[in-house]
């Protein structure tokens, strides 16, 4: 110069006018106001209510391997395999615990088989090399060669057989065992074994580890308002130890069984009592009513800059600084000038920590490949 | 705002790894019947199974990311 890898950053900027939401102020007037994704709601936490802390089926995630973190299905350094000449990307437990499944085409798709082929015996025919060869038929051997298929039962070369085969040896490749080095995933040696384990768990399962549920329209207070209506289902009544008080048993409870644990004594009337109605109180639907206000709600696993520890992801200390946006039908906009590279994506709604998807333009950093030059 | 649920010829759906480059029906198009029309018979044609990756030999079907539609959650008595 070209062509690429990996990453980090900005994502209109000054002015002037008229305007919206909050704040401070008597009042003039003063201060603050959208993003890297606020997005998608896909993970995982905070907080709130179901009183609270466990064990368990069950039912959902997560999957190499150590570390980060409040937590994560994130990240951060490794690991081992695949694809790149390369910088550099991708993917992960177990298929020798047990079930499925592997159409089609194939002898055979997993207890491994014989269709074609090689090979051997036996037999019958043919023949002018007659203990020979050629064909047919039986029997038998043989996964070397053909074919099929996504996929064929270790690969390859010698030896060895009738042919043939880990049948046997050398290298590789698997597979078990040691020693070493690492936390470790895993690697390197070296030794044994003649190959035994085919492919699929984004099939079911198996092992490991994690997870209760809802969700700010959560919760909490206040105010208005009605037919305070109708249907269905539920309402425990004790018992023993006992002067009491207490405790055991009993119901009920983060939904299915439990263990602490909390809680409770569960109503009235009719009636001698039970049943059974009636009322009450609760839960579900149908109906009716009001669609109004405060809160939660803006200092946080906050940020920024230094240092100390780590490769790093983070993490410890110190200074500093609030960059404090809080609407509720929903602000944060609009015109006019200047200035370039002509302005994308797209807009808060309890807060984070992260993944993914969008994204003109621009700017910075590392580093690989090929050419030329010096 | 938060919570679920569904995408398959024009329109209703079927499928649940291989028998499906998707079946049926209504509807659409051509031909036969008729004088003609409609009913009837025959054949046709009409789907990138919303998209895009991935798993596996193979994917509407399993996994993941989008992208479009529908449904419920208010308080009060």
């Nucleotide at each position: 110069u070209g062509a690429g890898c990996a990453g980090a950053g900005g994502g209109u900027a000054c002015g002037g006018c008229c305007g919206c939401u909050c704040c401070c102020g008597c009042a003039a007037g003063g201060g603050a106001g959208a993003g890297g994704a606020a997005a998608g709601u896909c993970c995982g936490g905070g907080c709130u209510c179901c009183a609270g802390c466990g064990g368990g089926c069950a039912g959902g995630g997560u999957g190499c391997u150590u570390c980060c973190u409040a937590a994560c299905g994130g990240g951060a350094a490794g690991u081992u395999u695949c694809g790149g000449u390369g910088a550099c990307g991708a993917a992960a437990g177990g298929a020798a615990a047990g079930u499925g499944c592997c159409a089609c085409a194939g002898a055979a798709a997993a207890u491994a088989u014989a269709c074609c082929g090689u090979c051997c015996c036996g037999u019958a025919u043919a023949u002018u090399u007659u203990u020979g060869u050629a064909u047919g038929c039986g029997g038998g051997a043989u996964a070397a060669g053909g074919g099929u298929g996504a996929a064929a039962a270790g690969g390859c070369g010698a030896g060895g057989u009738a042919a043939g085969a880990g049948c046997u040896c050398a290298c590789c490749g698997c597979u078990c065992c040691a020693a070493u080095g690492g936390u470790g995933a895993c690697a390197u040696u070296g030794g044994a074994g003649g190959c035994a384990u085919g492919g699929c768990a984004a099939a079911c399962c198996c092992c490991a580890c994690c997870c209760g549920g809802a969700g700010c329209a959560a919760g909490g207070c206040c105010a208005a308002a009605u037919a305070g209506g109708c249907a269905u289902c539920g309402u425990a009544g004790u018992g023993c130890u006992a002067a009491a008080a207490a405790g055991c048993a009993c119901u009920g409870g983060u939904u299915c069984c439990u263990g602490c644990c909390c809680a409770g004594a569960a109503c009235u009337c009719u009636c001698u009592a039970a049943a059974u109605g009636a009322g009450g109180c609760g839960a579900u639907g149908c109906g009716g009513g009001u669609a109004g206000g405060c809160u939660g709600c803006a200092c946080g696993a906050g940020a920024u800059u230094g240092u100390u520890u780590g490769c790093a992801a983070a993490a410890g200390c110190a200074a500093u600084c609030c960059u404090u946006a809080g609407a509720u039908a929903a602000a944060u906009g609009g015109c006019c000038g200047u200035a370039c590279u002509u302005g994308a994506c797209a807009g808060a709604a309890c807060c984070c920590g992260g993944c993914u998807u969008a994204u003109a333009c621009c700017u910075c950093u590392g580093c690989u490949c090929a050419a030329u030059a010096u | 705002g938060c919570c679920c649920c569904c995408g398959u010829c024009g329109u209703c759906u079927a499928g649940a790894g291989g028998c499906c480059c998707a079946g049926g029906a209504c509807g659409c198009c051509a031909c036969c019947c008729u004088u003609u029309c409609a009913a009837g018979g025959u054949g046709g044609a009409a789907a990138u199974c919303g998209c895009g990756g991935g798993u596996u030999c193979g994917a509407a079907u399993c996994c993941c990311g989008c992208c479009g539609g529908g449904g419920g959650c208010a308080c009060c008595a």

Background: Predicted 3D model of RNase P RNA and transfer RNA as a complex of 451 nucleotides. Rfam match: Bacterial RNase P class A.